[in-house]
């Protein structure tokens, strides 16, 4: 330099045109003599910019970052 794959919450991950979901974590409450566990509830995310579309995490273009391969 070229090519492929990937980028979603503090962390791990699902979703591939139509309400962003789960686990974990954090806050509050219930329970308990206390802790742990358990239960209820709340909080927190689509890498950035542009385009297509009635509508984009999803499709297209560019950029940034990571991994892998080739040179």
């Nucleotide at each position: 330099g070229c090519a492929g794959c990937c980028g979603u919450a503090g962390u791990c991950u699902a979703g591939u045109g139509g309400c962003a979901g789960g686990a974990u974590g954090a806050g509050a409450g219930c329970u308990u003599c206390c802790c742990a566990a358990g239960c209820u509830u709340u909080c927190g995310a689509c890498c950035c910019g542009g385009g297509u579309u009635c509508g984009a995490c999803c499709c297209c273009c560019g950029g940034c970052g990571g991994c892998u391969g080739c040179a």
Notes: This is a predicted structure of a 71-nucleotide RNA (transfer RNA) from Candidatus Iainarchaeum sp. Rfam family: tRNA. Rfam links the family to the GO term triplet codon-amino acid adaptor activity. It is annotated as a transfer RNA. The prediction has a mean pLDDT of 81. The sequence was found in a public genome assembly.